Background:
Transfer RNA from an Elusimicrobiota bacterium, 72 nucleotides, folded computationally. Its mean pLDDT, the model's own confidence on a scale to 100, is 84. NCBI's taxonomy places the organism under Bacteria, Pseudomonadati, Elusimicrobiota. Its Rfam family is "tRNA". It is annotated as a transfer RNA.
RNA sequence: GGGCGGAUAGCUCAGGGGUAGAGCGUCGCCCUUACAAGGCGAGGGUCGCAGGUUCGAAGCCUGCUCCGCCCA
Numbered sequence: 001g002g003g004c005g006g007a008u009a010g011c012u013c014a015g016g017g018g019u020a021g022a023g024c025g026u027c028g029c030c031c032u033u034a035c036a037a038g039g040c041g042a043g044g045g046u047c048g049c050a051g052g053u054u055c056g057a058a059g060c061c062u063g064c065u066c067c068g069c070c071c072a
Base pairs, nucleotide, nucleotide: 001071002070003069004068005067006066007065010024011023012022013021018055026042027041028040029039030038048064049063050062051061052060
């Protein structure tokens, strides 16, 4: 220098045009004499950055940044 994959909640990851979710964790309530377990609920995300396409972009296109693998 070239090719491929990844970047989404505190962590691990789904979602691949119709306006963002799960598990774990955190907080509150219930249960218990109390703790754990269990049940119910809540909060938390400019979807890596900047442009473009579109009525509408996390998802498509272009460039860039970071991480991993391969080629030279």